[in-house]
């Protein structure tokens, strides 16, 4: 790398460097961006996957916490694409799948 499980409409920004595209990929749409984006660094914060404590008591559930390991801090994973159901003149709505991201495990 591949794989397994869980989650993905909540939440949380300032400063510095730098100087052109960026929001994963393809297409379309919609956005962000010289009032400096994306990226990187520092600090701060959010969350609670791992984790800590207590109760439960057999590794299960609940509550509280945040020292440490990750992660994250525009837009629903920005939306749509495939299938199914419903509805419609049409535009749609819901569920699932695929793909992706993150964590833990495994190797």
């Nucleotide at each position: 790398a591949c794989g397994u499980u869980a989650u993905c409409a909540a939440g949380a920004a300032a400063g510095g460097u730098g100087g052109a595209g960026g929001g994963a990929u393809u297409a379309g749409a919609c956005c962000c961006u010289a009032u400096g984006a994306u990226a990187c660094c520092u600090u701060a914060g959010c969350a609670a996957c791992c984790c800590u404590u207590u109760a439960u008591c057999u590794g299960u559930u609940a509550a509280a916490g945040a020292a440490g390991g990750u992660g994250c801090u525009a837009c629903a994973u920005u939306c749509u694409a495939u299938u199914c159901a419903c509805a419609u003149u049409a535009a749609g709505u819901g569920a699932a799948a695929u793909a992706g991201a993150u964590a833990a495990c495994a190797a």